[in-house]
Context: one part of a larger RNA
RNA sequence: GCCAAGGAGUGGGGUCCAAUGGCGAGGUUAACCCUUAAUGGGUGAGCCGUAGCGAAAGCGACAAGCCCGCAAGCAAUGAGGGGCGGCGUAUGAAAUUGCGCGGAGUCAUUGGGCCACGACCCGAAACCAGGUGAUCUAGACGUGGGCAGAUUGAAGCGUAACGAAAGUUACGUGGAGGAUCGUUAGCGGUACUGAUAUGCAAAUCGUUCGCGUGACCUGCGCCUAGGGGUGAAAGUCCAAUCGAACUUGGAAACAGCUGGUUCCUUCCGAAACAUAUCGAAGUAUGACCUUACCGGAGAUCGUGGGCGAGGUAGAGCACUGAUUAGGGGAGCCUGCCGGGAAACUGGCAGUCCUCUUGUCAAACUCCAAAGUCGCUCUCAUCGUAGAUGGUGGGAAGUCCGGGCUGGGGGGUAAGCUUCUAGUCCGUAAGGGAGACAACCCAGACCAGGGUUAAGGUCCUUAAUUGUCGACUAAGUGUAAACACUGAAAGGCGUCCCAAGCCUUAGACAACUGGGAGGUGAGCUUAGAAGCAGCUACCCUUUAAAAAUAGCGUAACAGCUUACCAGUCGAGGUUUGGGGCCCUGAAAAUGGACGGGGCUCAAGUCGACAACCGAGACCCUGGAACACAGAAAUGUGAUUUCGUAGGAAGGCAUUCUGCAUGGAUCGAAGCUGGGCUGUGAGGUCCAGUGGACCGUGUAGAAAAGAAAAUCUUGGC
Numbered sequence: 001g002c003c004a005a006g007g008a009g010u011g012g013g014g015u016c017c018a019a020u021g022g023c024g025a026g027g028u029u030a031a032c033c034c035u036u037a038a039u040g041g042g043u044g045a046g047c048c049g050u051a052g053c054g055a056a057a058g059c060g061a062c063a064a065g066c067c068c069g070c071a072a073g074c075a076a077u078g079a080g081g082g083g084c085g086g087c088g089u090a091u092g093a094a095a096u097u098g099c100g101c102g103g104a105g106u107c108a109u110u111g112g113g114c115c116a117c118g119a120c121c122c123g124a125a126a127c128c129a130g131g132u133g134a135u136c137u138a139g140a141c142g143u144g145g146g147c148a149g150a151u152u153g154a155a156g157c158g159u160a161a162c163g164a165a166a167g168u169u170a171c172g173u174g175g176a177g178g179a180u181c182g183u184u185a186g187c188g189g190u191a192c193u194g195a196u197a198u199g200c201a202a203a204u205c206g207u208u209c210g211c212g213u214g215a216c217c218u219g220c221g222c223c224u225a226g227g228g229g230u231g232a233a234a235g236u237c238c239a240a241u242c243g244a245a246c247u248u249g250g251a252a253a254c255a256g257c258u259g260g261u262u263c264c265u266u267c268c269g270a271a272a273c274a275u276a277u278c279g280a281a282g283u284a285u286g287a288c289c290u291u292a293c294c295g296g297a298g299a300u301c302g303u304g305g306g307c308g309a310g311g312u313a314g315a316g317c318a319c320u321g322a323u324u325a326g327g328g329g330a331g332c333c334u335g336c337c338g339g340g341a342a343a344c345u346g347g348c349a350g351u352c353c354u355c356u357u358g359u360c361a362a363a364c365u366c367c368a369a370a371g372u373c374g375c376u377c378u379c380a381u382c383g384u385a386g387a388u389g390g391u392g393g394g395a396a397g398u399c400c401g402g403g404c405u406g407g408g409g410g411g412u413a414a415g416c417u418u419c420u421a422g423u424c425c426g427u428a429a430g431g432g433a434g435a436c437a438a439c440c441c442a443g444a445c446c447a448g449g450g451u452u453a454a455g456g457u458c459c460u461u462a463a464u465u466g467u468c469g470a471c472u473a474a475g476u477g478u479a480a481a482c483a484c485u486g487a488a489a490g491g492c493g494u495c496c497c498a499a500g501c502c503u504u505a506g507a508c509a510a511c512u513g514g515g516a517g518g519u520g521a522g523c524u525u526a527g528a529a530g531c532a533g534c535u536a537c538c539c540u541u542u543a544a545a546a547a548u549a550g551c552g553u554a555a556c557a558g559c560u561u562a563c564c565a566g567u568c569g570a571g572g573u574u575u576g577g578g579g580c581c582c583u584g585a586a587a588a589u590g591g592a593c594g595g596g597g598c599u600c601a602a603g604u605c606g607a608c609a610a611c612c613g614a615g616a617c618c619c620u621g622g623a624a625c626a627c628a629g630a631a632a633u634g635u636g637a638u639u640u641c642g643u644a645g646g647a648a649g650g651c652a653u654u655c656u657g658c659a660u661g662g663a664u665c666g667a668a669g670c671u672g673g674g675c676u677g678u679g680a681g682g683u684c685c686a687g688u689g690g691a692c693c694g695u696g697u698a699g700a701a702a703a704g705a706a707a708a709u710c711u712u713g714g715c
Stems, first nucleotide, its partner, number of pairs: 001715006011117001013115011026048003032042003052059002062085001065084004072077001086101005120260002123257001127250006138224002141221006147214001149181003152177001156173007186211003191207002194205002226242001228238002263650006273286005288397001290394002294390001298382003302379001304377006314367001315365002320361003325356006333350007401425010430441003445622007455612003458596003464609001466608006477598002489583003493580010510567005516540003521535003546561001549560003623640002625636004651704001653701010669688008
C1' cells in the first nucleotide's frame, strides 16, 4: 500500500413540546399487599390541575350586558375569534397603571429537543495517591588491586674558594614534583565536521589526538529515592526514560482544539451580520432557514403622476479661510531705504477701502442636480387554492467569508485594509475567456430533435481564405477585462481635416549675375577699415544692396547672407487638430499571439450579409411536486440546481410473536449471467456447496463504512 472483518447520537432518570389513546373538573398512583404465572385485583400516601393579586399583613374574580365577525347559510343568525363594558388584587387621598377573570386538565405510548450523568467516537501535554528501582550512572564509606621505560634535577648534606663575620659562589651528593616524554598497562574522546546512517553498533569503525604518581584508574561490598537524591554545576545523572524516574490506581481526567461519524428518494433551504460577554477558534439573544397551527384581507425591491424631505456630485467665491497680477485711494500703526543739520519729505513692503483680473477647500456656500426616501393616486404583480403581517410551538445551522462593478475613509502602494449600494462565488453544473471559485453568456427533473446567446468562422477546430471602403510596414498587431505592462517626452514615418500667407504682374527650391557710393560713420584704441567695445544707425546712386546677419584677418584683405535682376514654369509655405505607426523599451537554460502561421491579412477602423455555437429557448414523450377533484383525470408562461440545516416517505440487516410456505429430486453462502424498479434494492437461471431457509403482518434493535497518521489479521 491493497484486501477482509471490527469501528462512532446509546441507557435509566428529570424536563419542554407535538401526535395518538384513556378518563375528564378532575386525572393518576408510588412503595406495599393478594392472586395467576399472560397478568389481574386491592390500597390513595403523594403529584398535577380546579384563583388570582401582593414584598408582606392580607384580600379575593363575568354560570354573559352590548357590538363586529371567519367557516356555514338566501338571509336572520353565527361555536371558535375580535372589540367594548364589568369584576379581583397591589399601589394611592384620588385619578390611573401593572397582573389576573366568562372552567381544561391529567395519565400513558411514540417521536423531536434540552439537563446532570463518560453522554456521538478516538486523541493530549499534564495533576494526585500508593508502591518499585543506585546490577546503568552521580557522590560518599569500607576493603583490595594497578601504573614498561626514559627525562629533568627542588630542599637537605658534604668539600673547596672567598670573607673579620653574617654568609656567598663553585663542584659534588641527593632524588622532590596535582614536573617532562611515552599506543607500558589503564583511562579519555581532539580533529577529519572522515567511514557508517533499513549500521557490525538504538553512539560503532579508521587515522589523528589528551592524561598516564595522581583532585589518578579500577574490583568487590555497602549507603543516599522522586519535589526527593546526587552534582569540581552541564538542569548533569538517578537502568537506551529526567526542567521532576518507572509502575499501578483516581480514570472513559478535562479539551471552547484537530480528525472521523456507515442506506435511498422527495420538498424547502441559510449565515459568515447586530447586541452582550475575562469576549475575540467559544457562547447567548435577535436577524436570516425550516415545520405545525391560529387568523381572515389585503400585500409588494415594479411603472408613471402629484405633494414633500434633504445640501452630495457639479459649480461658485456672496460668507469663512487660502491665493495671482494691476489701477485708484486712506491712514502714519510697523519695518527698511533715499534727501535733509533738523523739522520734514519721497519711495518700497506689511495693514485697510475700492475697481478690474487669475485660482483653491472633508470640517466654505450666493447656488445646486441625477439618484434616494416618505405620503398619496393610477397601472402591474401576488393573494380566500388563505397571501402580507401577526400569534403560539418544535428544531436548527450561522456569528474566520471572498471576488467584481459604482461610491467613499486610511495608505506611496498591494491578490492591502475598512465601510457602503448591488451582484456573483460560497451553496451553481453547462457554453466562452488556452488552462482559470466569483469576468461574459446562462440557472442543469429525464430522453430525443430543432433554434439561438456569449464567443467565433485559414489549419489545429464546428462555421464565409465572405462583400464594400479605408489605414498600418512596425510581424505593429493577431490579448474585452484579469497574472495582456508600457508613461512623460520626442519623430521632415505616413494618411486625413482646417486656417493664414505667397503665386502666370511667375511663387518655393536651384543655377547665373549684381550686392555700390559719402565712408576706413563718430568715439575708443598700438590698431578697430560692416563684423573687440561704446554711441548713433543718416544721406546718395539705384532693379537692388544693412553705417551689416555669419565665417575670417594683428588690422586690412578674402568668402557668404539679407536685398535685386535673369533662367525655369505650378503650385509653394506656415500653423493647429486627428488616425495608424516609430523611438523612449533592461534579467538571468531556448520560448511563446494557446500553437502553426498570417501583410490590398488570418492585423486595425467603419458598413453589410450568411453560417457555427450551451443543459438557455422551442417541439415530442416520460417522471416527480403543488393545487383542484370522491375518483378517473385536469391545470402549472409565472414548479423541478443546492453546502450547513429543517421536514416527509421508503429500502436492506439480525432477532421475536402470529399466519403461511420451501428444502438431500439439494437450504444458506459463494461465482457468473439474464430481467426489473427513479433509487436504496428485488427476482430468475447455471455452476459450486451440502443443511437449513423464506413470505405476509406486527414488534424489538449491539441495524447499513471509503476515509478517523483508525483497530486486528492476511498478502

Large-subunit ribosomal RNA, domain II from a soil metagenome, 715 nucleotides, folded computationally. The prediction has a mean pLDDT of 81.